Predicted 3D model of RNase P RNA and transfer RNA as a complex of 418 nucleotides. The coordinates come from a structure-prediction model, not an experiment, and the mean pLDDT is 80.
[in-house]
RNA sequence: CGAGCCGGCGGGACGAUCGCGGCCACCUCGGUGGUCGAGGAAAGUCCGGACUCCACAGGGCAUGGCGCUGGGUAACACCCAGGCGGGGCGACCCGACGGAAAGUGCAGCAGAGAGCAGACCGCCGAUGGCCCGACGGGCACAGGCAAGGGUGAAACGGUGGGGUAAGAGCCCACCAGCGGAUCGGGUGACCGGUUCGGCUCGGCAAACCCCGCCAGGAGCAAGACCAAGCAGGGACAGGGCUGCCCGUCCGCUACGUCCCGGGUAGGUCGCUCGAGGCCGUCGGUGACGGCGGUCCCAGAUAGAUGAUCGUCCUCGACAGGAUCCGGCUUACACGCCGACUCGCACG
RNA sequence: GCGGGCGUCGUUCAAAGGCAGGACCUCAGAUUUCCAUUCUGACGAUGCCGGUUCGAUUCCGGUCGCCCGCU
Numbered sequence: 001c002g003a004g005c006c007g008g009c010g011g012g013a014c015g016a017u018c019g020c021g022g023c024c025a026c027c028u029c030g031g032u033g034g035u036c037g038a039g040g041a042a043a044g045u046c047c048g049g050a051c052u053c054c055a056c057a058g059g060g061c062a063u064g065g066c067g068c069u070g071g072g073u074a075a076c077a078c079c080c081a082g083g084c085g086g087g088g089c090g091a092c093c094c095g096a097c098g099g100a101a102a103g104u105g106c107a108g109c110a111g112a113g114a115g116c117a118g119a120c121c122g123c124c125g126a127u128g129g130c131c132c133g134a135c136g137g138g139c140a141c142a143g144g145c146a147a148g149g150g151u152g153a154a155a156c157g158g159u160g161g162g163g164u165a166a167g168a169g170c171c172c173a174c175c176a177g178c179g180g181a182u183c184g185g186g187u188g189a190c191c192g193g194u195u196c197g198g199c200u201c202g203g204c205a206a207a208c209c210c211c212g213c214c215a216g217g218a219g220c221a222a223g224a225c226c227a228a229g230c231a232g233g234g235a236c237a238g239g240g241c242u243g244c245c246c247g248u249c250c251g252c253u254a255c256g257u258c259c260c261g262g263g264u265a266g267g268u269c270g271c272u273c274g275a276g277g278c279c280g281u282c283g284g285u286g287a288c289g290g291c292g293g294u295c296c297c298a299g300a301u302a303g304a305u306g307a308u309c310g311u312c313c314u315c316g317a318c319a320g321g322a323u324c325c326g327g328c329u330u331a332c333a334c335g336c337c338g339a340c341u342c343g344c345a346c347g
Numbered sequence: 348g349c350g351g352g353c354g355u356c357g358u359u360c361a362a363a364g365g366c367a368g369g370a371c372c373u374c375a376g377a378u379u380u381c382c383a384u385u386c387u388g389a390c391g392a393u394g395c396c397g398g399u400u401c402g403a404u405u406c407c408g409g410u411c412g413c414c415c416g417c418u
Stems, first nucleotide, its partner, number of pairs: 001343004006338005012312007020037008039318001043329002046327005051219004058246004063215005068082005083097001084095004098210002103208002105204002120149002122145003127142002129139004157175006176200001178197008223269004232260005238250004276295008313316001348417007357371004365401001373389005394410005
C1' cells in the first nucleotide's frame, strides 16, 4: 500500500424567531417566566419476565416449546466461557449439537442389486459334465466369485502381503471406525492411553416417536374508582379454576350465576424511580456481580419534537414512544476509533 | 393489544417430501364460403432470502404482501 476479519462509537453543529406536549411558579385567568421533551433500532410482536385480574394455580394425561457442557440472569429460545463437528491459507466464522443395536416408517429416477443387498458387464471354471487319441488343451453346461467396470446422494472399511481355479477379513500386519472393560486428566461436555471382541454393524428424528427439562389462563382496551344514562326479558342447579380427569373453591330459590336486549363513549388512578443511568473501586478469563458516590431522564388520549432564516461542515440514512423492562430479528447514507490476519514492496 | 389463515401459469383450483397437473384465457393448426361451436397442439407458475434432506410447492427460521376473528 492492497485485500480481509472482529469489536465499539457517532447518526449534522451553533444562534435567532414563531409554534407544540408535561410539570412548577406568578399574576390582572388569560398569559408570562423557568424546566424537561423519542431510538439504536422507539419497528416486527418472535421469545422471556415484571405488573393486574381470574374464588391462588396441587397431581396426572394431553398439547406446545426447548435440547452438547459449565456458568450468568428475575427469566429466556438470550449472553459468556469451554467441548465436539464443519468452512477458511489465516485473523475468524457457522452449527435445532440428546437418542437411529426401544419400536414404526421413508429413500423417486437411474441401477443387476437400496437394507439381515446384489451376478448387468466381467473373472474363474479347482470339482462334476461335454469335445479332442493322449501328458495336456478346449467349451462355458452345472456352478463359484463382491477384486475390477458401470448406476446412484448412498452399494456392507482402507493399504500391503499371504492365500486361491478365481476371489473374499478367508488369514495376517498397520491404519480408521464401533462396542465392552480399565487407567489418567477435566466440575462437566469431552480428551488421551492400555487391553479384549466380532472383523465393520449405513442415512433421515426441522418423519412419527423415546428420554430429559419448562409451561395454569388472559392481557394496561389488564384492572380499580367517580359521574352520567337505560327497559326490561329468559334460563338455572349447578358453576368457576379458559383442553380433559382427579382434586379444590363458590353456590343450591334469587340483593346469585349465565344468556339476550337496552344505556354510556366523560373524568381520575393504573402511568412511569426503574431487575434505572453515569463515575469510581473490588471480585471474576468473561457474561456478570458486590460496594461507594452522583443524577432524575417523555408520559400524550386523536395523541406533543416542527417550520423559517443565518453561519459552518465531510450536505445528514433507517425511522418515531403509548404499561414497563431483558433479549432476538429486521431496516440503516456516511463517518470515526481500536485489536488482529493475509499478500506485495522497502528498511 | 391478542390470535388465526393464505400466497402455485394471465384467472381459478389441485398436488402434502420424489418428473408441478386440470379447467378457463392466449396463440397456432384442423373443420367451415366466413364466424361461432367442436377437435388437436403449444406457450406459461410455486412471493422473496436462508436452513434441514440425496432431493422442498410441501418441513423449519426470517422477511414482504393479503385476508379474517376476538377485545